[in-house]
Context: one part of a larger RNA
C1' cells in the first nucleotide's frame, strides 16, 4: 500500500459498488420454463340466428275454448372465448457452484479428417393413398402414487406407393493435380431416399421436402507454456506399433481378432501432495512476487455412483432408468423427494443480506400477431463492508482575557476569541408546492417514484469520535501505584518524585470513522 475481511469504541447524509472465503452440510414454504387454438379432434362458457317443446300476464268468450306470446328448455348452425389431451418448438440457453481435475483442462498460436436446429442466399419439388392412437365414453384394480381392459375419432402425429433436379452406394470411363495411398472435376447406365399443411374473400403470407453455399455454434488433432516433493527411480499388457474389421458426425487401441515387442523416463516418467485455468486484480521504478471475490472467456459438476433414451445439440441442475445413503407419506401391499436457481430455515463459523416490487427498460423462449412466460435482468430493502463526495456552521464582532478545570515558584500561566453575547448564512435537515429524463415506431405502456431535481418557508437548531504523546515517531505535566497492578511492534518500562502502568489537564494524528488482528507485496 491492498482486502469479499473480522473484532473493539464511535456513528449525520448521499452517489456508485460489494456482501457464506467455513459444511459440494441438511433443507419447511413460495416462486425460478414455458408457449403455440393461424397443426388436430374433443369439451366448457357466452352471443346471435333458425327449428321444436313449454306455455305466464293480458284480450275475448256461446264458459268447452280461441287469440296471445313472456319465461324455461332441447337440437342445429355461425361467431367470440377458455383449454385437459395428441402434435410442434423451447426445456442442451439463461442462472448456480468450484467438489473433482496437474489434464490438450486452460492459455497463446497454428493446422484439418467432422457435424451444425433456428438464420441468410441459391436450385428443384410438394402427386395419390393407407392403417392406427390419445383425448372422450364405458368397465375395472389401488389407501395413494398410478395403472389395466373394451369401443370410437383427428392431425403439420405415423406408414407404404409415385416423381428424383439432387444426395448417397457399388460399377466402369475421361480429364487434371500429386512421389504415392489418393484428391478434384465431368459425363454414363444401375440401386436406395422426399414432402404438410394452415390463415385470408383474394392478392399474399407463414410453414413443408431434397440439395448446394454462407453464417453461427461445436467436436477432434499437433508442437509450445502451465505448482510442490527424489526421504517417490524405475513405470506400462490394450501397454507401443502394424494388418484386418467394428463403431463414430469424424481421425484414432475408441473397441475387437491376429501379428510383432515395443513405448515412457534424471530435459524427472511413475507415485504422493496441493489446485478449477485465463483476461485480469494487488504490490513493485521495473524485473519480479502474490491472488484468481465481484465483471468477462473456457472447463467441470448438479445428493453419491452408473447408464442410456429423445434430439441439430445432453451422457441432460428444476428429464428417464438402476443401485446406494438420507428424509417424508402409507390402509404395510407400496410410493414420493433432491435449493452448488431467487428468497428463506437449521447447522458450522470470527463472519456475510429481504421468504420485497416489476417485466417499464435490456435480453431470452414460444407465437403470424396481440401477447404469455422469464427470482435472467431492472429496481427497492438490510450492512460504514469498500471507494468517492458533503456536512456537523461560516463570516464579522466579542477580554471583565468571565465562570470552571488544570498547573503553579502563589506573582501568575494555560484551556482561550475558545465560550457566552450581537449580526449573518442555509449545504445537509424538517415541512409544503411543482415534478422529470430513462419510452424507440402513429399511439399506448415507468417497477424505481411523487424518487431525483427546482421553488418557498422554518430554524444554529438535529449531526464527532477514535488512537496516540520514552526512542523509532508528530505530541508533557500533575496525582495514584510501588518489580504490585499493569504496558509492550522492537528496544524495553514498573522495586517511593514513572513524560513508558492507571487517571486528569494539556498536546499530536486521522476523521464518520479510528484503532487492533489476519493475509499478500
Nucleotide at each position: 500500500g491492498a482486502c469479499g475481511a473480522a473484532c473493539g469504541c464511535u456513528g449525520g447524509c448521499g452517489g456508485c459498488g460489494u456482501g457464506c472465503c467455513u459444511a459440494a452440510c441438511a433443507c419447511a414454504u413460495g416462486c425460478a420454463a414455458g408457449u403455440c387454438g393461424a397443426g388436430c379432434g374433443g369439451g366448457g362458457a357466452c352471443u346471435u340466428a333458425g327449428a321444436g317443446a313449454u306455455g305466464a300476464a293480458g284480450u275475448u268468450u256461446u264458459c268447452g275454448g280461441a287469440c296471445g306470446g313472456a319465461u324455461u328448455u332441447u337440437c342445429u348452425a355461425a361467431g367470440u372465448u377458455c383449454u385437459a389431451g395428441c402434435g410442434g418448438c423451447g426445456g442442451a440457453c439463461g442462472g448456480g457452484u468450484g467438489a473433482g481435475u496437474a489434464a490438450c483442462g486452460c492459455g497463446a498460436u497454428u493446422u484439418u479428417u467432422c457435424c451444425u436446429g433456428u438464420c441468410c442466399c441459391u436450385u428443384a419439388c410438394a402427386g395419390g393413398g393407407g392403417g392406427a392412437u390419445a383425448a372422450c365414453a364405458c368397465c375395472u384394480c389401488g389407501a395413494a402414487a398410478g395403472g389395466g381392459g373394451u369401443c370410437c375419432u383427428a392431425a403439420u402425429a405415423c406408414c407404404g406407393c409415385a416423381u428424383g433436379a439432387g444426395a448417397c452406394c457399388a460399377c466402369a470411363g475421361c480429364a487434371u493435380c500429386a512421389c504415392a495411398u489418393g484428391g478434384u472435376g465431368c459425363a454414363g447406365g444401375g440401386g436406395u431416399c422426399a414432402a404438410a399443411g394452415g390463415a385470408g374473400c383474394a392478392a399474399u403470407c407463414c410453414g413443408g421436402u431434397a440439395a448446394g453455399g454462407g453464417g453461427u455454434g461445436g467436436g477432434c488433432u499437433c508442437g509450445c507454456g502451465u505448482c510442490c516433493g527424489a526421504u517417490u527411480a524405475g513405470c506400462c499388457a490394450g501397454u507401443u506399433g502394424g494388418c484386418g474389421g467394428g463403431g463414430u458426425a469424424a481421425c484414432g487401441g475408441c473397441c475387437c481378432a491376429c501379428c510383432a515387442a515395443a513405448g515412457c523416463g534424471a530435459c524427472g516418467a511413475u507415485c504422493g501432495g496441493u489446485a478449477g485455468c485465463c483476461g485480469a486484480c494487488c504490490u513493485g521504478a521495473g524485473a519480479g512476487g502474490g491472488u484468481g471475490a465481484u465483471c468477462g472467456g473456457c472447463c467441470a459438476c448438479a445428493u453419491u455412483g452408473g447408464a442410456a433414451c429423445u434430439g441439430a445439440g445432453a451422457g441432460a441442475c428444476g428429464g428417464u432408468c438402476c443401485a446406494a445413503a438420507c428424509u417424508c407419506c402409507u390402509a404395510c401391499g407400496g410410493g414420493a423427494g433432491g435449493c452448488a436457481g431467487c428468497a428463506g430455515u437449521g447447522g458450522g463459523g470470527a463472519a456475510u443480506a429481504u421468504u420485497g416490487g416489476g417485466c417499464a427498460a435490456u435480453g431470452g423462449g414460444c407465437g403470424a400477431a396481440a401477447g404469455c412466460c422469464u427470482g435472467a435482468c431492472c429496481c427497492a430493502g438490510c450492512a460504514a463492508c469498500g471507494c468517492c463526495g458533503c456536512g456537523u456552521g461560516u463570516a464579522g464582532g466579542g477580554a471583565a482575557g468571565a465562570a470552571g478545570g488544570u498547573c503553579u515558584u502563589c506573582g501568575g500561566g494555560u484551556c482561550g476569541u475558545a465560550a457566552a453575547c450581537c449580526u449573518c448564512u442555509g449545504u445537509c435537515c424538517u415541512c409544503a408546492a411543482u415534478g422529470a429524463a430513462g419510452a424507440g415506431c402513429a399511439a399506448g405502456a415507468g417497477a424505481c417514484g411523487g424518487u431525483a431535481a427546482u421553488u418557498g418557508a422554518g430554524g444554529a437548531g438535529g449531526a464527532a469520535g477514535c488512537c496516540c504523546c520514552g526512542g523509532c515517531u508528530a505530541a508533557c505535566u500533575a496525582c495514584g501505584u510501588g518489580c504490585c497492578a499493569g504496558c509492550a511492534g522492537c528496544c524495553g518500562c514498573g522495586g517511593u518524585a514513572a513524560u513508558a502502568c492507571g487517571c486528569a489537564g494539556g498536546g499530536g494524528g486521522c476523521a464518520a470513522g479510528c484503532g487492533u488482528u489476519g493475509u499478500c507485496c
A computed fold for a 521-nucleotide part of an RNA from an uncultured bacterium, annotated as small-subunit ribosomal RNA, 5' domain.